[in-house]
RNA sequence: GCGGAGGGCCGGAUGGCCGCGGCCCGUCACAGGGUCGAGGAAAGUCCGGACUCCAGAAAGCGACGGUGCCGGGUAACGCCCGGCCGGGGAAACCCGAGGGAAAGCGCCACAGAGAACAGACCGCCCAAAUGGGUAAGGGUGAAACGGUGGGGUAAGAGCCCACCGCGGGACGGGCAACCGGACCGGCACGGCAAGCCCCACCGGGAGCAAUGCCGAAUAGGGACCUCGCGGGGCUUGUCCCCAGGGCAGCUUUCGCCCGGAGGUCCGGGUUGGCAGCCAGAUCCCGCCGGUAACGGCGGGACCAGAGGAAUGGUCAUCGAACCGCUUCGGCGGGGAACAGAAUCCGGCUUACAGGCCCUCCGCGCGU
RNA sequence: GGCCCCGUAGCUCAGAGGAUAGAGCAACCGCCUCCUAAGCGGUAGGUCGCAGGUUCGACUCCUGCCGGGGCCG
Repeated sequence: GCGGAGGGCCGGAUGGCCGCGGCCCGUCACAGGGUCGAGGAAAGUCCGGACUCCAGAAAGCGACGGUGCCGGGUAACGCCCGGCCGGGGAAACCCGAGGGAAAGCGCCACAGAGAACAGACCGCCCAAAUGGGUAAGGGUGAAACGGUGGGGUAAGAGCCCACCGCGGGACGGGCAACCGGACCGGCACGGCAAGCCCCACCGGGAGCAAUGCCGAAUAGGGACCUCGCGGGGCUUGUCCCCAGGGCAGCUUUCGCCCGGAGGUCCGGGUUGGCAGCCAGAUCCCGCCGGUAACGGCGGGACCAGAGGAAUGGUCAUCGAACCGCUUCGGCGGGGAACAGAAUCCGGCUUACAGGCCCUCCGCGCGU
Repeated sequence: GGCCCCGUAGCUCAGAGGAUAGAGCAACCGCCUCCUAAGCGGUAGGUCGCAGGUUCGACUCCUGCCGGGGCCG
C1' cells in the first nucleotide's frame, strides 16, 4: 500500500432574537430573573422484571404454555460471558432451536424389485426348461441395511483378513459438556421430535386506560327465572354460634369472605382534580477481584416528567454526503440518515446518509 | 398507551407436510334469443403478504418483519 475479519464511538456545530413545558426565586397579582428540557434506537411490543389489583398463592397433583450441549453472570430472562461439539474459511474469524429416534405411536409422496419385521426387475451361477442359490455389478430415489483392497467361492456374501467407519469400553484427563483410549464385538441400531410424545427445569391471572384518594352528579333501583328460606343461644339485636355457599384449574390444610345466593334483561349517572410519576438493579471517574460477562470499595454528578400531551421557529457564520464542470490544483451548486419520550427498568429484533478510532489476519514493497 | 385476531384468483372462502393450489360469484369467448337476462359449453387469471430457517420436500411447521382489523376509560 491492497484485500479481508472483529469491536467501540459519533451521527450536524457555534451564537443572536422570538416562543413552548417543568421546577426555583420574585410579586397582592402581573411583570421579571435563573435553571433543566428526546434517542441509540424513544420503534416493534418479541422476552424478562419492578409496581398495583384480583375475597389467599402454603403444599401436592393435573392441564396448558415456554425453555433445552456444559459451566458461570444477573433481580430475572429465550439475554450476556467463557468453554465443548458440529459446519464454513488459507487465516483472522463466522454460523448452529445443539436434550432424547435401543419408551411408544405416526409419516417417508413420485420413481423403484424393494422404503423399515427389507427386498429380487435386469444381471451372475448351478440345474435343465416354470426349480434353486446370490446380492458383486446395473438401474430408481432425498434416503437402499457398513466402505476400500485382498483372500475365498459354482457365482457370491463380514464367509475370512487388513485399514477406515460404527457399537461397547477397563483406565486416564476435565467441576461439567466432552476428550484420549488398552481391549472386545463381525455390524446388530435409516431419517423426521420447528409431528405427537418422553425427560429435566420454569411459569397463578390481569395490566399504569393497573390502582389509591378527594370532589361533583346520579342512584340507594326495577322486571323475570332457578335454588334456598335449616338448627341453637340469651343480653331479643341491622346480635352471636353452627349448618350452608364461596375464595380466579382441582384437592388438602389453616385462614378469609357472604348472611339469602346465582343468572338474564332494563333504567339512571360521572367522564373533573391529585397521587401512582421519575433518585434509579441510575450515570461518570479511580482502585481491587475475575480470562470474561460481571462484582466489590471509594469519590463525584442530578440527567424530561408532559397529561390530547412542551422539547419549536427564524437569522448569521461554518459545514459532511451528494451532483455538475475540470487543465486533477480546484470551482460552482447543495444542504444533514433513521426517527422522536408517555409507569419505569434489563435485553433482543428491526430502521439508519455518512464519519472517526482500536485490535487482528493474508499478500506485496521498503528498511 | 396496553391487549388480541387476520392476510390464498377482482370479491367471498376451501385446502393444514407430497396437486399443475381449488369452489362459488365476477371477467372474456361461443351457443341459445329479434335483443337482453337466465341457461348451456369453454377459456384466462395466483410472488399462497415479505424474508430467512427446519425438512428429501412448506400454502401448511418455526422465527423475524410488513399490512389490515377489533377490544380496554
Predicted 3D model of RNase P RNA and transfer RNA as a complex of 440 nucleotides.
Rfam match: Bacterial RNase P class A. From the family's description: Ribonuclease P (RNase P) is a ubiquitous endoribonuclease, found in archaea, bacteria and eukarya as well as chloroplasts and mitochondria. Its best characterised activity is the generation of mature 5'-ends of tRNAs by cleaving the 5'-leader elements of precursor-tRNAs. Cellular RNase Ps are ribonucleoproteins. RNA from bacterial RNase Ps retains its catalytic activity in the absence of the protein subunit, i.e. it is a ribozyme. By type it is a ribozyme.